[in-house]
RNA sequence: GGCGCCAUCGUCUAAUGGUUAGGACGCUACCCUUUCAAGGUGGAGAUAGGAGUUCAAUCCUCCUUGGUGCUA
Numbered sequence: 001g002g003c004g005c006c007a008u009c010g011u012c013u014a015a016u017g018g019u020u021a022g023g024a025c026g027c028u029a030c031c032c033u034u035u036c037a038a039g040g041u042g043g044a045g046a047u048a049g050g051a052g053u054u055c056a057a058u059c060c061u062c063c064u065u066g067g068u069g070c071u072a
Stems, first nucleotide, its partner, number of pairs: 001071007010025004018055001027043005048064005
């Protein structure tokens, strides 16, 4: 250089074009406890960036960025 794959809460991971973007761990408030841990009930927290298609995009298309693989 050429051809692929991947990018979603802090981490890991779901989501047939119509989801309040779900779950686990973590964080946090309260309850429980003499206290801590454990346990219970809640809460906050994410679609890499830009453009396009569509009534509607995490999802389809293109470009960029980053990571990764194969190849010369």
Overview:
Transfer RNA from a Candidatus Peribacteria bacterium, 72 nucleotides, folded computationally. Its mean pLDDT, the model's own confidence on a scale to 100, is 80. The organism belongs to Candidatus Peribacteria, within Bacteria. It was read from a public genome assembly.